[in-house]
A computed fold for an 87-nucleotide RNA from a Pelagibacteraceae bacterium, annotated as Glycine riboswitch aptamer. It was read from a public genome assembly, where an Rfam model found it. Of the family's consensus pairs, 90% are formed in the model. The coordinates come from a structure-prediction model, not an experiment, and the mean pLDDT is 77. It matches the Rfam family "Glycine riboswitch aptamer". Rfam describes the family as follows. This family represents the bacterial glycine riboswitch. NCBI's taxonomy places the organism under Bacteria, Pseudomonadati, Pseudomonadota, Alphaproteobacteria, Candidatus Pelagibacteraceae.

RNA sequence: UUCAAUUUAACGGGAGAGAUCAAUUUAAUUUGACGCCGAAGGAGCAACACCCAGGAAACUCUCAGGCAAAAGGACCGUUAAUGUAAU
Numbered sequence: 001u002u003c004a005a006u007u008u009a010a011c012g013g014g015a016g017a018g019a020u021c022a023a024u025u026u027a028a029u030u031u032g033a034c035g036c037c038g039a040a041g042g043a044g045c046a047a048c049a050c051c052c053a054g055g056a057a058a059c060u061c062u063c064a065g066g067c068a069a070a071a072g073g074a075c076c077g078u079u080a081a082u083g084u085a086a087u
Stems, first nucleotide, its partner, number of pairs: 001086001007081007018034001020033004035067003041063001042061003048054001
């Protein structure tokens, strides 16, 4: 100095899957039963490396979470800061 690393905050966008059945009743951390979803979180693995160990995901699993709306939501955009990645 800033078109640009990383991190944080605000605003906006943001998918999927039973408003399932029964017990007494809309919903619900009321209980039981089956059926599903993956983009909070979590776990697993390839190449690489080979002494041990490390080692990615939007892939896989579904522990957790979720399956009308609400809330949440990986990720993306804009703004502001942090910081000093680059020159």